Large-subunit ribosomal RNA, domain IV from a bacterium, 349 nucleotides, folded computationally. The full RNA is in RNAcentral, with records from ENA. The coordinates come from a structure-prediction model, not an experiment, and the mean pLDDT is 82.
Context: one part of a larger RNA
RNA sequence: UCCUCGUUAAGGAACUCGGCAAAAAAGCGGCCGUAAGUUAGCAAUAAGGCCUACCCGAGAUGCCGCAAGGCAUUUUUCGGGUCGCAGCGAAAGUAUCCCUAGCGACUGUUUAACAAAAACACAGCUCCCUGCAAACUCGUAAGAGGAGGUAUAGGGGGUGACACCUGACCGAUGCGAGAAGGUCAAGGUUGCCGGUUGCGUGUAGCAAUAUGCGCAGCUGAGUGACUCAAGCCCUCGUCAAUGUCAGCGAUAACUAUAAUCGUUCUAAGGUAGCGCAAUUCCUUUUCGGGUAAGUUCCGAAGCGCACGAAAGGUGUAACGACUGGGGAACUGUCUCAACGAGGAGCUCG
Numbered sequence: 001u002c003c004u005c006g007u008u009a010a011g012g013a014a015c016u017c018g019g020c021a022a023a024a025a026a027g028c029g030g031c032c033g034u035a036a037g038u039u040a041g042c043a044a045u046a047a048g049g050c051c052u053a054c055c056c057g058a059g060a061u062g063c064c065g066c067a068a069g070g071c072a073u074u075u076u077u078c079g080g081g082u083c084g085c086a087g088c089g090a091a092a093g094u095a096u097c098c099c100u101a102g103c104g105a106c107u108g109u110u111u112a113a114c115a116a117a118a119a120c121a122c123a124g125c126u127c128c129c130u131g132c133a134a135a136c137u138c139g140u141a142a143g144a145g146g147a148g149g150u151a152u153a154g155g156g157g158g159u160g161a162c163a164c165c166u167g168a169c170c171g172a173u174g175c176g177a178g179a180a181g182g183u184c185a186a187g188g189u190u191g192c193c194g195g196u197u198g199c200g201u202g203u204a205g206c207a208a209u210a211u212g213c214g215c216a217g218c219u220g221a222g223u224g225a226c227u228c229a230a231g232c233c234c235u236c237g238u239c240a241a242u243g244u245c246a247g248c249g250a251u252a253a254c255u256a257u258a259a260u261c262g263u264u265c266u267a268a269g270g271u272a273g274c275g276c277a278a279u280u281c282c283u284u285u286u287c288g289g290g291u292a293a294g295u296u297c298c299g300a301a302g303c304g305c306a307c308g309a310a311a312g313g314u315g316u317a318a319c320g321a322c323u324g325g326g327g328a329a330c331u332g333u334c335u336c337a338a339c340g341a342g343g344a345g346c347u348c349g
Base pairs, nucleotide, nucleotide: 001344002343003342004341005340006339007338008337010335011334014333019330029051030050031049032048037042039161053082054081055080056079057078058077059074060073061072062071063070064069083087096328097327098326099325100324101323102322103320104319108120109119124159125158126157127156128155129154130153136145137144138143162315163314164313165312167245168244169243172242173241174238175237176236177235178234181233182232183231187227188226189225190224191223192222193220194219195218196217197216198215199214200213201212202211203210204209246264247263248262249261250260273307274304285301286300287299288298289297
């Protein structure tokens, strides 16, 4: 000096990001008592009080007895007394509590070894697919799961108990339905052109040969026409599908503000509710509360830089090793350090 413990005057969170750590209370016994809120179950052991040993007497209970009474117990009742600082007297084991807000309904699950949470899941709600040789998944296939199930079933997406609700927009993208028209591939049918082979035939020439015409077969990465599915274009529908939900100017008899009016654009211009918020840049917004003093906190206000309705909105009892704010109790966290015990290290031997 460090580690693990113990004690500490006065103060008592002044420490610190934060009461982290430590301390303290109570100790799932008895009696009394217990608020707001609430989904009436809870909250709740809420909170907060008192008692607990031993002795004596009465009483009570059980048994015996006709009765008087006797015996046993005292867990349960009442009165009196004794001792101590202290009576569940030791040991072990063994909740700190209250007020308020956020998030998530809850029990549960998770990053084995830096994250346990507000993340995941969840019951409930909702949408889509699936008629069974189901959809879907694995596999090249056979086959298997789904399921020895059958739409109150199975698969997939979203939301996430409960309460009150869930607004507008189908123009874009997606999906579903449709079939009149447009576009539209290979293929099929049928022409034209070129090449080549065969056959027929014409003209000139005695002939060799030269030069034409026609037909047929094969062939070309040649070239038209007709026919031809889905798709796309097109027409409807659909947002608890992906998504989106304006601007400018003027206006009331103080001022201010604008119920109101005009105008432009749009598919439609953000409804209810909430709001400086886990979202607010400006910002320590403004006002109120709490403090002697409060960038945090609580309640309100709203010109919401850039909330908003199942990527759900707003509430919400209960629950939480979650996250803020305040208080009681308690303390070496601190003012401010001291001493003691054991161990490590170091020095000397």